The RNA shown here (transfer RNA) has 72 nucleotides and comes from a Patescibacteria group bacterium. The prediction has a mean pLDDT of 80. Lineage of the source: Bacteria > Bacteria candidate phyla. Rfam family: tRNA. The family's RNA type in Rfam is transfer RNA.

RNA sequence: GCGCCCUUAGCUCAACGGAUAGAGCGCUGGUCUUCGGAACCAGUGAUGGGAGUUCGAUUCUCUCAGGGCGCA
Repeated sequence: GCGCCCUUAGCUCAACGGAUAGAGCGCUGGUCUUCGGAACCAGUGAUGGGAGUUCGAUUCUCUCAGGGCGCA
């Protein structure tokens, strides 16, 4: 330099272009317990930045940024 892939919650991952973006772990509160843990109940929090297409974008296109792999 060229090509391909990835970027969603604190972490690991889901989500035929259309329902309130879900799950596990975590965290907070409660119940329980002598205390803590476990268990149970409730809550918490996210689409990397910008632009475009569309009635509608996490999803498609362009660009920028970050990361990974391959080739040279």